[in-house]
Context: one part of a larger RNA
RNA sequence: UGACGGGGGCCCGCACAUGCGGUGGAGCAUGUGGUUUAAUUUGAAGCAACGCGAAGAACCUUACCAGGUCUUGACAUCCCUGUGACCGCUCUAGAGAUAGAGUUUUCCUUUGGGACAGAGGUGACAGGUGGUGCAUGGUUGUCGUCAGUUCGUGUCGUGAGAUGUUGGGUUAAGUCCCACAACGAGCGCAAUCCAUAUGGUUAGUUGCCAUCAGUGAGUUGGGCACUCUAGAGUGUUUGCCAGUAAUAAACCGGAGGAAGGUGGGGAUGAUGUCAAAUCAUCAUGCCCCUUAUGAAUUGGGUUACACACGUGAUACAUUGGCUGGUACAUGGAGUCGUGAGUCAGUGACGACAAGCUAAUAUCUUAAAGCCAGUCUCAGUUCGGAUUGUAGGUUGCAACUGGCCUACAUGAAGUCGGAAUCGUUAGCAAUCGUGGAUCAGCACGCAGCGGUGAAUACGUUCCCGGGCGUUGUACA
Numbered sequence: 001u002g003a004c005g006g007g008g009g010c011c012c013g014c015a016c017a018u019g020c021g022g023u024g025g026a027g028c029a030u031g032u033g034g035u036u037u038a039a040u041u042u043g044a045a046g047c048a049a050c051g052c053g054a055a056g057a058a059c060c061u062u063a064c065c066a067g068g069u070c071u072u073g074a075c076a077u078c079c080c081u082g083u084g085a086c087c088g089c090u091c092u093a094g095a096g097a098u099a100g101a102g103u104u105u106u107c108c109u110u111u112g113g114g115a116c117a118g119a120g121g122u123g124a125c126a127g128g129u130g131g132u133g134c135a136u137g138g139u140u141g142u143c144g145u146c147a148g149u150u151c152g153u154g155u156c157g158u159g160a161g162a163u164g165u166u167g168g169g170u171u172a173a174g175u176c177c178c179a180c181a182a183c184g185a186g187c188g189c190a191a192u193c194c195a196u197a198u199g200g201u202u203a204g205u206u207g208c209c210a211u212c213a214g215u216g217a218g219u220u221g222g223g224c225a226c227u228c229u230a231g232a233g234u235g236u237u238u239g240c241c242a243g244u245a246a247u248a249a250a251c252c253g254g255a256g257g258a259a260g261g262u263g264g265g266g267a268u269g270a271u272g273u274c275a276a277a278u279c280a281u282c283a284u285g286c287c288c289c290u291u292a293u294g295a296a297u298u299g300g301g302u303u304a305c306a307c308a309c310g311u312g313a314u315a316c317a318u319u320g321g322c323u324g325g326u327a328c329a330u331g332g333a334g335u336c337g338u339g340a341g342u343c344a345g346u347g348a349c350g351a352c353a354a355g356c357u358a359a360u361a362u363c364u365u366a367a368a369g370c371c372a373g374u375c376u377c378a379g380u381u382c383g384g385a386u387u388g389u390a391g392g393u394u395g396c397a398a399c400u401g402g403c404c405u406a407c408a409u410g411a412a413g414u415c416g417g418a419a420u421c422g423u424u425a426g427c428a429a430u431c432g433u434g435g436a437u438c439a440g441c442a443c444g445c446a447g448c449g450g451u452g453a454a455u456a457c458g459u460u461c462c463c464g465g466g467c468g469u470u471g472u473a474c475a
Base pairs, nucleotide, nucleotide: 001475002474003472004471005470007469009467010466011465012464013463015459016458019423020422021421022420023419026314028312029311030310031309032308033307034305035304042053043052064300065299066298067297069295070294073125077124078123079121080120081119083117084116088103089102090101091100092099093098106115107114108113127289128288130287131286132285136283137282138278139277140276141274143272148187149186150185151184152183153182154163155162156161167178168177169176193266194265196263201231202230203229204228207224208223209222212221213220240254241253243251244250316416320375321374322373323372324371325370326369332363333362337356338355341352342351343350382413387408388407389406390405391404392403393402429451430450431449432448433447435445
């Protein structure tokens, strides 16, 4: 100087407490361990691995296994030889890769050759999701959006170092003020950036409709007031008032205001820590393979199942289930797409087919809600697992191993032990809805809006963190 302490002081955080809702019990989905297997490819391992890489494993993906195959190679450059094509189409054998047969078929030219293409050969080489993240770059997680981390000059100390950065206040903040052998400065904080909340302004179609005419309907004429959309700007700065404080920084209350003290949210992550993660995104040193650890192919596997754990979705019902009627969103997407409407079907969906490259037409009837009716405390009209039958759809293909529909079947489950998680406001809880990936497949992910609470006395305790201080057989 650090680190540590079941030392002490101050401070903060959904850290505890106060509430609300969960997990842990059930069946199911998904990831992991284990076991099994020809293979169940692989990485990730307390927090910070385990609905994670994977924004989507039937083939492909695919890296794994079995079989039948290739060896200058599936991919790149160079050299040599001969050919004029290559592609495409047809037939035969085969599981296919592949092998054979047939057909079709270039350009320039000084006629030497050249361009291009595929075939054969030789070796230089290609290739490797093989190893090492403890050889690395790049990227990322974490402490932590915590308030810290340093430097120059000066001063002090023999020196390691100290000071500054400590002290008194204050703040979300090393934020600011005051004091001070320090004076300044850098990276962080804050501001700058994005969208959101207010009014004005510009613009008025595909949006809107107050006035006039008119309609079944903003449908049409008309209008751009209003709503809305999207441009550039406005606004909030402790600016004003009172009190407290040291006439400071600041704090507390009030006014005005759509918004008040960082308005609420996001992006933004200092010096460093964990030889943290990744050689399987990519790049790369070294090592290893080179008729195989490379390459194409068919089928299988990654989907196995005495079990254990994590994360979810569904429930156990009456603040409910079922049936009928009826109301109100936001944000997105699309032309190999979205698909109105009509018809057939109980339905998944099918047939015909308008419009839309989108403020126009479509996906698109939002659901919870409200109004009626019914059920009446039961393993039930709760719950929906499992299984059977019949279908639909995507796709060469749905057996291993997709999703959906109808009918039948109707399991466990009556609120969950020890323990443990999330959450402070338009938040939790609850309700639906579009998107990426994607032929198909979502209970996952990341968005969107609807309804919309309770509680916070407080900092004694648990956990984590920050700043002084103290002890130390630690470095």